[in-house]
Order: sequence, then C1' cells, then structure tokens
RNA sequence: GCUCGUCUGGGCGAGGGUAAACAGUAAUUAGGCCCAGAGCGUCCCGGCAGUUGUUGGGGGUUUAG
Repeated sequence: GCUCGUCUGGGCGAGGGUAAACAGUAAUUAGGCCCAGAGCGUCCCGGCAGUUGUUGGGGGUUUAG
C1' cells in the first nucleotide's frame, strides 16, 4: 500500500490474494469491535400473499473505563 470486520470518515484489529475470525477493552443485549452520521442486517407493530416472501410505520443496546 491492498482486502476484510453492514455503508461513509476516523480509530482498533486481522489477513496476504482470500473474505474470513478464538482478533477488535470488559460485562450486558436480538442489536453486528469503538466514535459521529446512515438505517444494510436485526428487533417491535400492521397490510398482502400463505409458511417464508413482500410491503408500510417505529426503535437504533446498556453500564464502566
């Protein structure tokens, strides 16, 4: 330098041509490593189809450091 940990910027960490994870402070939570924004996943309520899809609305872990 490149790729990855949902996306953009920053941090933290991993890998070496692959896109994953026993890593990413600890506990907790369905809530994905952290911060700001987003609202992809996820959670709650409803519509349509009818058994897993689609669609409208809402929420956006918490505590300590």
Description
This is a predicted structure of a 65-nucleotide RNA (Pistol ribozyme).